[in-house]
RNA sequence: ACUGUUUAAGGGCAAACCCACCGAAAGGCGGGGACGCAAAACCACCGGUCUUAGGGAUGUUCCGCGAGGACGUCUGACGAUAGCGGGGUUGCCAGA
Numbered sequence: 001a002c003u004g005u006u007u008a009a010g011g012g013c014a015a016a017c018c019c020a021c022c023g024a025a026a027g028g029c030g031g032g033g034a035c036g037c038a039a040a041a042c043c044a045c046c047g048g049u050c051u052u053a054g055g056g057a058u059g060u061u062c063c064g065c066g067a068g069g070a071c072g073u074c075u076g077a078c079g080a081u082a083g084c085g086g087g088g089u090u091g092c093c094a095g096a
Base pairs, nucleotide, nucleotide: 002095003094004093012037013036017032018031019030021028022027035083041089042088043087045086046085047084048081049080050079055075056074057073058072059071060070062069063068
């Protein structure tokens, strides 16, 4: 480097959902909980997917003397996902 076949032992992680917190959201973190997982350990490099705060555009019988604001719509990752796939790094047990 390869294989995971019943495995055997020690074990490990923890989806949905619930509670608390963080966040605009997606989502994350902690506790409970187990659908599953041999990399469900780590890394957003590539593709996908999700979200749309700031930014840009635009609409309104709203507010404002006005500058502008409020609300809605569209756009938009620099946000998120490693339990979507690829890639990279590391690694337990057993076999050969």

The prediction has a mean pLDDT of 84.
Predicted 3D model of a 96-nucleotide RNA (c-di-GMP-I riboswitch aptamer) from a Pseudomonadota bacterium.
Lineage of the source: Bacteria > Pseudomonadati > Pseudomonadota.